Background: This is a predicted structure of a 73-nucleotide RNA (transfer RNA) from a Candidatus Omnitrophota bacterium. Rfam family: tRNA. The family's RNA type in Rfam is transfer RNA. Gene Ontology term of the family: triplet codon-amino acid adaptor activity. The prediction has a mean pLDDT of 81.

RNA sequence: GGGGCUGUAGCUCAGUUGGGAGAGCGCUUGCAUGGCAUGCAAUAGGUCGAGGGUUCAACUCCCUCCAGCUCCA
Numbered sequence: 001g002g003g004g005c006u007g008u009a010g011c012u013c014a015g016u017u018g019g020g021a022g023a024g025c026g027c028u029u030g031c032a033u034g035g036c037a038u039g040c041a042a043u044a045g046g047u048c049g050a051g052g053g054u055u056c057a058a059c060u061c062c063c064u065c066c067a068g069c070u071c072c073a
């Protein structure tokens, strides 16, 4: 320098024939127990890596850039 993959909640990730942003674990609160563990219920937490474009509408499609991993040179 060139090719490929990945980037979504605190962590691990799902979600893309374009229209509801979610799961598990974790945090917080409540109940059960004398307490811990554990179980149950509820809550909070996201500019979907950044910018631009297409569209009535973009995590999803297109372009550029950034970061990480990997292959080639």
Base pairs, nucleotide, nucleotide: 001072002071003070004069005068006067007066010025011024012023013022019056028042029041030040031039032038049065050064051063052062053061